């Protein structure tokens, strides 16, 4: 200098104006306004503070409120899923192990169990699992056929059929019952031998996942559990429109009293007589909780900064800071300068002018995480390459 690996930071910057939110002070407007209350409210004018790194998607996980729930185990249902650590908890994060790409820095991975059982393996293929033979190799037989020998009896080769052996070669496929090499063989084959591979215990190391070394065993049933199962281990429900307090109203329910009432109607005691009670209306008072207030709502698994312990996530110490809380919902527009980008022009170390330029996007009860958007610029560690010294 190119080319690239992983990390991590910012996300326009000053300054005038003019405006919102919320808070804390003054000052004026007060016998104030608005409401039935509960409650809430102008206006100058100072001061403080005022979106994110993702506030998003709402995928996990927690905290907080309610609701249910005597305890333990089981059964169903969901979820997680290689080890060891970290957390308040995780599907999160860190260090490891194992396959995989990559020359490397690095990167990826739904990574328990297929010998517990039951399914599925589409097309093609002869055959998709305790095999099976299309084509071929290879042996035996038979007749007809061609061909060659011949001592005219016969005999061999070759093609076709028929029994039979094999999985070496070919074909199918994502897979075809270990691979390579040599020996055998009538032609093959773990038939047999030696390495790999598998499997099994054993002995070393490691906390573990695993890793390494002899030995035995010819080898025994391939793949799929984001298929059903099986082990393991976790798991009540619902979410601030949660909840909780003040409270007009309506619908219904309560006491208390006044009034009417048909001599009703129900219901009590067997029927009639008689009693008693409800059944109507109104008025206060209690209770109800819709409409509306208010709380919940900002000091917190906090932010920074340093030290300390741990390869690291992340533990602890101390110091220092207070930092959005709205409810149709504030956080914004304008001007100038710089900065950046993009055009175009010059006298091209550069300068100049011109711009609908200036990512994604926005708080809504709070945290931890993931994952998804994202214009620009900026650090830092390291790997390959070229070159100079």
């Nucleotide at each position: 200098c190119c080319a690239g690996a992983c990390g991590g930071u910012c996300g326009g910057a000053u300054g005038g104006c003019c405006g919102c939110g919320c808070g804390c002070g003054g000052g004026c407007a007060a016998u104030g306004g608005g409401g039935a209350a509960a409650c809430c409210c102008g206006u100058c004018c100072g001061c403080g503070c005022g979106a994110g790194g993702a506030a998003a998607g709402u995928c996990c996980g927690g905290g907080c409120u309610c609701c249910a729930c005597g305890g333990a185990a089981g059964c169903a249902c969901g979820g997680u899923g290689c080890c060891g650590g970290u957390u308040a908890a995780c599907g999160g994060c860190c260090g490891g192990c194992g396959g995989g790409g990559g020359c490397g820095a690095c990167c990826c991975c739904a990574g328990g169990g297929a010998a517990a059982g039951u399914g599925c393996c589409a097309c093609a293929g002869a055959a998709a699992g305790g095999a099976a033979a299309c084509c071929g190799c290879c042996c035996g037989c038979c007749u007809c056929g061609g061909c060659c020998c011949c001592u005219c009896g016969g005999g061999g080769c070759c093609a076709u059929g028929c029994g039979g052996g094999u999985a070496a070669g070919g074909g199918u496929g994502a897979a075809a019952g270990g691979g390579u090499g040599g020996g055998g063989u009538a032609a093959g084959a773990g038939c047999c031998c030696a390495c790999c591979g598998c499997g099994g215990g054993c002995c070393c190391g490691g906390c573990g996942a695993c890793g390494g070394g002899a030995c035995c065993g010819g080898u025994a049933c391939g793949g799929c559990a984001a298929a059903c199962c099986c082990c393991a281990c976790c798991g009540g429900g619902a979410g601030c429109a949660a909840g909780a307090c003040c409270g007009a109203a309506u619908a219904g329910g309560g006491a208390c009293g006044g009034c009417a009432c048909a001599u009703g109607g129900c219901g009590c005691g067997c029927u009639u007589c008689c009693g008693c009670g409800c059944u109507g209306u109104c008025g206060u008072c209690c209770g109800g909780g819709u409409g509306g207030g208010u709380c919940g709502c900002g000091c917190g698994a906090g932010g920074c900064g340093u030290c300390c312990g741990g390869c690291a996530a992340c533990g602890g110490g101390c110091g220092u800071c207070c930092c959005a809380g709205a409810g149709g919902a504030a956080u914004g527009g304008c001007c100038a300068u710089c900065c950046g980008c993009g055009u175009g022009c010059c006298u091209c170390c550069g300068g100049c002018a011109c711009g609908u330029c200036g990512a994604c996007a926005g708080a809504a009860c709070c945290c931890g995480g993931c994952u998804u958007a994202c214009a620009g610029a900026c650090c830092g560690u390291c790997u390959g390459g070229c070159c100079c010294a």
This is a predicted structure of a 389-nucleotide RNA (Bacterial RNase P class A) from an Alphaproteobacteria bacterium. The coordinates come from a structure-prediction model, not an experiment, and the mean pLDDT is 77. A source record names the gene rnpB. The RNAcentral record of the sequence draws on ENA. Its Rfam family is "Bacterial RNase P class A". Rfam classes the family as a ribozyme. The model forms 95% of the base pairs in the Rfam consensus.